Transfer RNA from uncultured Sulfurimonas sp., 68 nucleotides, folded computationally. Its Rfam family is "tRNA". The family's RNA type in Rfam is transfer RNA. The organism belongs to Sulfurimonas, within Bacteria. The RNAcentral record of the sequence draws on MGnify.
RNA sequence: GUCGUGGCUCAGGGGUAGAGCACUUCCUUGGUAAGGAAGAGGCCGUGGGUUCAAUUCCCAUCGUCAGC
Numbered sequence: 001g002u003c004g005u006g007g008c009u010c011a012g013g014g015g016u017a018g019a020g021c022a023c024u025u026c027c028u029u030g031g032u033a034a035g036g037a038a039g040a041g042g043c044c045g046u047g048g049g050u051u052c053a054a055u056u057c058c059c060a061u062c063g064u065c066a067g068c
Base pairs, nucleotide, nucleotide: 001065003063004062007021008020009019010018015052023039024038025037026036027035045061046060047059048058049057
C1' cells in the first nucleotide's frame, strides 16, 4: 500500500445489499442430464467517530496479499 460483503467467486463507494455458481421445493422426462418456475441464506472482519442517515467517509485494530 491492496483486499476483507450469503457456502464459493465477485458487484455495490452516503438513503437500511445484488449477481453468477452452489443449495431447497416444484414442473418437464420412463429415468438422468439439460431447461423452466419459486424459495432460503449475508445487517457488509472488529471497535469507535462524523452524519438526520454509514456496507459507503474518518480513526484505531485484526487478518490477508504485495512491495521496501
Its mean pLDDT, the model's own confidence on a scale to 100, is 81.